[in-house]
Context: one part of a larger RNA
């Protein structure tokens, strides 16, 4: 390579958009490029296969036929794929009417709590631990009451729940704004799927500049523990955590499961919408349908565990990736970055 694979054995890119490319609904006509078929030319010789012959046989040699799977020309066929032209509405999109939501951005704002400051009351302890000590306190602490300052996070509701492509998103109000779902079937008429490169988004930590700094808290200091204790425990505490702007581009970025379409028993719970129906009405109930999120379970699949209409079942299309362990996600080179480093990515050697 062929092949076989990718939930847990090696293997799904963190996610999305999208270029080229690959693949692509129903139907009519046309062309005849692919495709099928006839004929002609060519496809040197040797070789190879079969048959026959010559050296006593064989190897070897000679002859005949075939092969040479191909290419070109020409005649014909047109189902399928393709080109061109036309039509359709089941895919896709638009419209109209509804609807749920921590989807995103900005501004304003609320209460509880911690800390600090001021004042009042009040007196000898407080704090902390397994037990202690460092620490704080008669310069009046801890406790308690009143007032003030400031930063960060939003108890209950809260969920096995919702939204988002992923990362992620939660006090409240307003403004701007993205997407989804349902109903109708008015409009467009295949406009679709995937997506090498590419572009954008992307937790935390980290970096740059300027702010901010209550609590927490790497580093650091001290107290303990211990044989030691560069730790676990305690008292402090700087970066950081927060805001604005710009970088970084990684993660157990996980459902460890790429995206799309179709098909294949059910049961049950829950979130959103519609239809029919019951009830005097409301609340709510029954049947049914579409979309989402869970649990259980048949066939089937699986090495097993398990998955099972939200598939890891049955098929088709497109992309990414794997190919024994270590060396190594390293070296070298290139690209990116202020740096930290990231991306791409070997070999010797060894088992």
């Nucleotide at each position: 390579u062929u092949g076989g694979g990718c939930g847990u054995a090696a293997a799904g890119a963190g996610c999305u958009c999208g270029u080229a490319g690959g693949c692509g609904g129903c139907u009519u006509g046309u062309c005849g490029c692919g495709u099928c078929u006839g004929c002609u030319g060519u496809g040197a010789a040797a070789g190879c296969a079969c048959g026959a012959g010559g050296c006593u046989c064989a190897a070897c040699c000679u002859c005949g036929u075939g092969u040479c799977u191909g290419c070109a020309g020409u005649g014909g066929g047109u189902a399928c794929g393709g080109g061109c032209a036309g039509g359709c509405u089941a895919g896709a999109g638009u419209g109209u009417g509804g609807u749920a939501g921590g989807g995103g951005a900005g501004a304003c704002u609320g209460g509880a709590a911690u800390u600090c400051c001021u004042g009042g009351u009040g007196u000898a302890g407080c704090g902390g631990u397994g037990g202690a000590a460092u620490g704080c306190g008669c310069a009046g602490a801890u406790a308690u009451c009143a007032g003030g300052a400031g930063g960060a996070a939003c108890a209950c509701c809260g969920a096995u729940g919702g939204c988002g492509a992923a990362g992620g998103c939660a006090g409240g109000u307003c403004u701007c704004u993205g997407g989804g779902c349902c109903a109708c079937a008015a409009c467009u008429g295949a406009c679709g799927c995937u997506g090498a490169g590419g572009a954008g988004c992307g937790a935390a930590a980290g970096c740059a500049u300027g702010g901010g700094g209550a609590g927490c808290g790497a580093a650091c200091a001290g107290g303990a523990u211990u044989a030691g204790a560069u730790a676990c425990c305690c008292u402090g505490g700087u970066a950081g955590u927060c805001c604005a702007u710009g970088c970084c581009g990684u993660a157990a970025a996980c459902g460890g499961u790429g995206g799309g379409c179709a098909c294949u028993a059910g049961a049950u719970g829950u979130g959103g919408g519609g239809a029919c129906u019951a009830u005097u009405c409301c609340a709510u109930g029954g049947u049914u349908u579409c979309c989402g999120c869970g649990u259980c379970g048949c066939a089937g699949c699986u090495a097993a565990c398990g998955c099972a209409u939200u598939a890891a079942g049955u098929g088709c299309c497109c992309c990414g990736c794997c190919u024994g362990g270590g060396g190594a996600g390293u070296a070298c080179g290139g690209c990116c970055g202020c740096a930290a480093g990231g991306c791409u990515a070997a070999a010797a050697c060894u088992c």